[in-house]
Transfer RNA from a Chloroflexota bacterium, 76 nucleotides, folded computationally.
It matches the Rfam family "tRNA". Rfam classes the family as a transfer RNA.
The prediction has a mean pLDDT of 82.

RNA sequence: GUGGCCUUAGCUCAAUCGGCAGAGCACUGGAAUGUGGAUCCAGCGGUUAGGGGUUCGAUUCCCCUAGGCCACCCCA
Numbered sequence: 001g002u003g004g005c006c007u008u009a010g011c012u013c014a015a016u017c018g019g020c021a022g023a024g025c026a027c028u029g030g031a032a033u034g035u036g037g038a039u040c041c042a043g044c045g046g047u048u049a050g051g052g053g054u055u056c057g058a059u060u061c062c063c064c065u066a067g068g069c070c071a072c073c074c075c076a
Stems, first nucleotide, its partner, number of pairs: 001072007010025004019056001027043005049065005
């Protein structure tokens, strides 16, 4: 340089044919416990990497950019 895949909550990951963005863990509060852990209940947490386009409507489709992984090519 060329091609492919990936980027969603603090972390790990879902989201059907394009139709209200979710789970587990973590965190916060409560219950319970002599205290703590574990357990149970509730809550908090999102510019879906950034920008643009298509669409009534985009995490989802298209283009550009950034970052990561893999393969190939060239030079040394």